[in-house]
RNA sequence: UACAAAUAAAUGCCUAAUCCCGGCCUCAGAAGGGUCGGGAGCGGGGGAACCAGGAUUUUGGGGCGAACCCACCUCGCGGUGGGAGCGCAGGCUCCUUCAGCGCCAGCCCGACAGCUAACCCCGCAGGCCCACGGAGGAGGUUGU
Numbered sequence: 001u002a003c004a005a006a007u008a009a010a011u012g013c014c015u016a017a018u019c020c021c022g023g024c025c026u027c028a029g030a031a032g033g034g035u036c037g038g039g040a041g042c043g044g045g046g047g048a049a050c051c052a053g054g055a056u057u058u059u060g061g062g063g064c065g066a067a068c069c070c071a072c073c074u075c076g077c078g079g080u081g082g083g084a085g086c087g088c089a090g091g092c093u094c095c096u097u098c099a100g101c102g103c104c105a106g107c108c109c110g111a112c113a114g115c116u117a118a119c120c121c122c123g124c125a126g127g128c129c130c131a132c133g134g135a136g137g138a139g140g141u142u143g144u
Base pairs, nucleotide, nucleotide: 002144003143004142005141012128013127014126018040019039020038021037022036023035024034025033026032041124042123043122044121045120046119051114058111060112061109062108063107064106068083069082070081071080072079073078085103086102087101088100092139093138094137095136096135097134098133
């Protein structure tokens, strides 16, 4: 440089929500499980100057998250549609695009917070099998 290959599989997906080390308990067991502590990594909040803002003082305010806005219907709960936003597509990863499918919730702080260096604090849970397309580009792995 050229050609070829990846096609069983949950070894998957959403999410920050993963990995490692040590003590103790359990166990036949250095396996596995539970718990405590520590580290790395990922994620979130508070917090100067400068800048920004002209708000708040119940029409309270604010945070996590894609989960917000508009219109119509409903006594209301709620429903429908549109726009914005988010996720998936099966076996290497990433980007763009067309069409397809799905989501567009919930929870928290407690009178209070713009940004914000130093600094401080917190989380690493929970849920799932609906999916089995096309086109273009970049990189990487294996073989010849």

Notes: A computed fold for a 144-nucleotide RNA from an Actinomycetota bacterium, annotated as c-di-AMP riboswitch aptamer (ydaO/yuaA leader). Rfam family: c-di-AMP riboswitch aptamer (ydaO/yuaA leader). Rfam 15.1 lists 7,607 matches to the family in 2,262 species. The source organism's lineage runs through Bacteria, Bacillati and Actinomycetota. The coordinates come from a structure-prediction model, not an experiment, and the mean pLDDT is 75. The sequence was found by an Rfam model in a public genome assembly.